Annotation:
c-di-GMP-I riboswitch aptamer, 89 nucleotides, folded computationally.
RNA sequence: UUUUGCUAAGGGCAAACCAUCUGAAAAGGUGGGACGCAAAAUCACGGGGCUAACGUUUUUAAGGAGAUUACGCCGGCCGGAUUGCCAGA
Numbered sequence: 001u002u003u004u005g006c007u008a009a010g011g012g013c014a015a016a017c018c019a020u021c022u023g024a025a026a027a028g029g030u031g032g033g034a035c036g037c038a039a040a041a042u043c044a045c046g047g048g049g050c051u052a053a054c055g056u057u058u059u060u061a062a063g064g065a066g067a068u069u070a071c072g073c074c075g076g077c078c079g080g081a082u083u084g085c086c087a088g089a
Base pairs, nucleotide, nucleotide: 002089003088004087005086012037013036017032018031019030020029021028022027035076041082042081043080045079046078047077048074049073050072055068056067057066058065059064
């Protein structure tokens, strides 16, 4: 440097769920909690997925309802880029 994750050690992260806070929602923060993870570390670059407040639009006498839309999200959906612990080859 490349590659592998069968074994060990030291550790790390933390799904669902619960409490609370933020948010229109999706979702996120904190605490508890562990299903899992060798990149479950970082980056929304490509794909994919979620939501639809604002806007646009349809309808309605109006209130309201429907459609559409990411500028909002998901990195623990896949790919890509960057960095990295231990052990083996």

The coordinates come from a structure-prediction model, not an experiment, and the mean pLDDT is 85. The sequence was found by an Rfam model in a public genome assembly.